[in-house]
RNA sequence: UCACCGAAAAGGCACAGCAUGGGCAACCGUGUGUCGCAAUGCUACCAUCCCUAUGGGAUAGAGGGGCUGUCGAA
Repeated sequence: UCACCGAAAAGGCACAGCAUGGGCAACCGUGUGUCGCAAUGCUACCAUCCCUAUGGGAUAGAGGGGCUGUCGAA
C1' cells in the first nucleotide's frame, strides 16, 4: 500500500408508525421519528410491481449486475 475484516472516533443517511400534501395505481414529497446502514452513495442492465397497456410509469431500505467511496484498533 492492497484485499479480507470491523474496535474507536468524526460525519452522513433514515425503516415502521404518526401528521399533511400529490398520484388511477405501483408509489412519492414535506415534517416528526430513529429500526437499521460502509455502501441503506450513484445507476432501472437483470428483476419485481402498477396502469387509462404493444406503450407509459414505480421501486436503489427484497435480491443480482455496473460505477464510485470515509476511518484504521485487533

c-di-GMP-I riboswitch aptamer from uncultured Geobacter sp., 74 nucleotides, folded computationally. Lineage of the source: Bacteria > Thermodesulfobacteriota > Desulfuromonadia > Geobacterales > Geobacter. The prediction has a mean pLDDT of 87.